[in-house]
A computed fold for a 72-nucleotide RNA from Sporomusa ovata, annotated as transfer RNA.
RNA sequence: GGCCCUAUGGUCAAGAGGUUAAGACGCUGCCCUCUCAAGGCGGAGACAGGGGUUCAAUUCCCCUUAGGGCUA
Numbered sequence: 001g002g003c004c005c006u007a008u009g010g011u012c013a014a015g016a017g018g019u020u021a022a023g024a025c026g027c028u029g030c031c032c033u034c035u036c037a038a039g040g041c042g043g044a045g046a047c048a049g050g051g052g053u054u055c056a057a058u059u060c061c062c063c064u065u066a067g068g069g070c071u072a
Base pairs, nucleotide, nucleotide: 001071002070003069004068005067006066007065010025011024012023018055027043028042029041030040031039048064049063050062051061052060
């Protein structure tokens, strides 16, 4: 250099054109408890960046960025 894969809350991880973007851990409020832990009920928190296609993009296409793999 060429080709391929990956990028979603603090972490892990579903969703693959239409929804309110699931879930777990963590954080946090309340309940419970003499207190703490455990448990119960809530809450905040995410689509790497830019452009394109589309009535509509986290999802499809292109470029860039970062990480990984194969190859010369």
Annotation:
Rfam family: tRNA. Rfam links the family to the GO term triplet codon-amino acid adaptor activity. The source organism's lineage runs through Bacteria, Bacillati, Bacillota, Sporomusaceae and Sporomusa. The RNAcentral record of the sequence draws on ENA and Rfam. RNAcentral records the identical sequence in 3 taxa.